[in-house]
Context: one part of a larger RNA
RNA sequence: AACGAACGCUGGCGGCGUGCUUAACACAUGCAAGUCGAACGCGAAAGUUUUCUUCGGAGAGCGAGUAGAGUGGCGCACGGGUGAGUAACGCGUAGAUAACCUGUCUUUGUGUUUGGGAUAACCGGGCGAAAGUCUGACUAAUACCGGAUGUGCUUGUCUUUCAUAAGUUUGGCAAGUAAAGGUAGCCUCUGUCAUAAGCUAUCGCACGAAGAGGGGUCUGCGUACCAUUAGCUAGUAGGUGGGGUAAGGGCCUACCUAGGCAACGAUGGUUAGCGGGUCUGAGAGGAUGAUCCGUCACACUGGCACUGGAACACGGGCCAGACUCCUACGGGAGGCAGCAGUGAGGAAUAUUGCGCAAUGGGGGGAACCCUGACGCAGCGACGCCGCGUGAGUGAGGAAGGCCUUCGGGUCGUAAAGCUCGGUCAGAGGGGAAGAAGUGCACAGCGGUUAAGAGCCGUUGUGUUUGACGGUACCUUCAAAGGAAGCACCGGCUAACUCCGUGCCAGCAGCCGCGGUAAUACGGAGGGUGCGAGCGUUGUUC
Numbered sequence: 001a002a003c004g005a006a007c008g009c010u011g012g013c014g015g016c017g018u019g020c021u022u023a024a025c026a027c028a029u030g031c032a033a034g035u036c037g038a039a040c041g042c043g044a045a046a047g048u049u050u051u052c053u054u055c056g057g058a059g060a061g062c063g064a065g066u067a068g069a070g071u072g073g074c075g076c077a078c079g080g081g082u083g084a085g086u087a088a089c090g091c092g093u094a095g096a097u098a099a100c101c102u103g104u105c106u107u108u109g110u111g112u113u114u115g116g117g118a119u120a121a122c123c124g125g126g127c128g129a130a131a132g133u134c135u136g137a138c139u140a141a142u143a144c145c146g147g148a149u150g151u152g153c154u155u156g157u158c159u160u161u162c163a164u165a166a167g168u169u170u171g172g173c174a175a176g177u178a179a180a181g182g183u184a185g186c187c188u189c190u191g192u193c194a195u196a197a198g199c200u201a202u203c204g205c206a207c208g209a210a211g212a213g214g215g216g217u218c219u220g221c222g223u224a225c226c227a228u229u230a231g232c233u234a235g236u237a238g239g240u241g242g243g244g245u246a247a248g249g250g251c252c253u254a255c256c257u258a259g260g261c262a263a264c265g266a267u268g269g270u271u272a273g274c275g276g277g278u279c280u281g282a283g284a285g286g287a288u289g290a291u292c293c294g295u296c297a298c299a300c301u302g303g304c305a306c307u308g309g310a311a312c313a314c315g316g317g318c319c320a321g322a323c324u325c326c327u328a329c330g331g332g333a334g335g336c337a338g339c340a341g342u343g344a345g346g347a348a349u350a351u352u353g354c355g356c357a358a359u360g361g362g363g364g365g366a367a368c369c370c371u372g373a374c375g376c377a378g379c380g381a382c383g384c385c386g387c388g389u390g391a392g393u394g395a396g397g398a399a400g401g402c403c404u405u406c407g408g409g410u411c412g413u414a415a416a417g418c419u420c421g422g423u424c425a426g427a428g429g430g431g432a433a434g435a436a437g438u439g440c441a442c443a444g445c446g447g448u449u450a451a452g453a454g455c456c457g458u459u460g461u462g463u464u465u466g467a468c469g470g471u472a473c474c475u476u477c478a479a480a481g482g483a484a485g486c487a488c489c490g491g492c493u494a495a496c497u498c499c500g501u502g503c504c505a506g507c508a509g510c511c512g513c514g515g516u517a518a519u520a521c522g523g524a525g526g527g528u529g530c531g532a533g534c535g536u537u538g539u540u541c
Base pairs, nucleotide, nucleotide: 001540002539003538005537006536007535008534009533012387013386014385015384016383017382018380019379020345025343026342027341029340030339031338034074035073036072039071040070042068047062048061049060050059051058052057081298082297083296090223091222092221093220094219095218096217097216100215101214102213105211106210107209108208109207110206111205112204113147114146115145116144123136124135125134126133127132152177153176154175155174156173157172158171162167181203182202183201184200185199186198190196224270225269226268231261232260233259236258237257238256239255240254241253242252243251273295274294275293276292277288278287279286280285300321301320302319303318304317323334324333325332326331351377353376354375355374359373360371361370362369363368390420391419392418393417400411401410402409403408424482426477427476428475429474430473434468439463440462441461442460443459444458445457446456447455448454485530486529487528488527489526490511491510492509496525497524498523499522500521506513507512
């Protein structure tokens, strides 16, 4: 000097930050990932109006194609948490990929044709305490499965350019290989009484090419301590064939060879996420890795795959284990290292808050919905910064305390008194910026088109949206009124006297004080330092 600090005494206000460093211990409760009806088929109830009625009830309309569950699509691999493991291509840096992948997005090219069979939901039946599950019959799709076409793409083969290590490029041939529709509008074309199977726009779908962004893999160098760890290794090291992967590779497998690593530290052990940074220091360096950013790993413990562009998947699945809970004892359910919160541990670390108004994310054509990300508020002097606790005047140097050589000295202009201004806190009044949009209405322009529909784009005007918050800020009122402590005073080290005690009680960072005049213990007066803080402890330089 510093701190994610703690403890003691004390404590007025505000701004900005920051807050489980310990048990990766266990968790009650709520919330943290949904959305789309413009992909699809179903489809209530309460209530209310009304008709009939044997007065028990039955039917119809609205509610409402709403709520709802289901099929399907996209998302759930992001965002958020933690630091257990990891001494490693994990991270950092510089490269390689002629060994690779890439949903959504952008640009661009070509297409979007013709058929089919199911199934959930719903209805009926069965089993079960439950979780759930079995079965019969029905149905739709942008769900699923065939055929056609092939700009192309993939594979094989021939040819060719450039490179030479696998490769790259041009052209030809053969085989294989795709799709899905929805919405709005219109009658120009086709068919037509209308309207569509037609046309237009738009959102999609399929196959390619390129881009952007994102990832996988590989390599050089750097990356803690112990030699009181000296030898380690059989898929081990390499080759050939095969398999596997998006992709090179002992990644896996069969066979063959007997190698490979190590004193330039292998192997083993201990400790640890890494970096940007942070602290300190003149620097070199040392220490560190909270908050914020990048990255890796993990998600009760261990293992495994499925789906998918991407996971071996925190709030998905299966198996095993430990633990907790339910049970009709047959069987089931769960995973806060998400945000709050609880217990435990600990010297020690916060609210079971408000809002999606902003920024960002997911879904949707949109309206909008979801979002404990985020924006805010609450608590804590935990840190930094700012402000205040009054200012001026006032000597008969008041009273009182302390000291005294008894003359006086000192607290001390300090107080009182007088005169001021009004910060903060208090009360009253006014009162934001943060809001850009989106949607809607009107008007204009452009594009598409047969069209002055419609749609798309764009401009202007109006309208609509604020959790914080009646907050910040401004103004008025009253009033010195509500606001100072802590440590130290032997030397180091700024600051001295009296009383008490008598090697006792005690102090102490080091030297050392205390045994009868202690500036060193305890109290008082006085003083010094810092100040809403001051000291102590811990840790680093």
Molecule: small-subunit ribosomal RNA, 5' domain
Organism: uncultured bacterium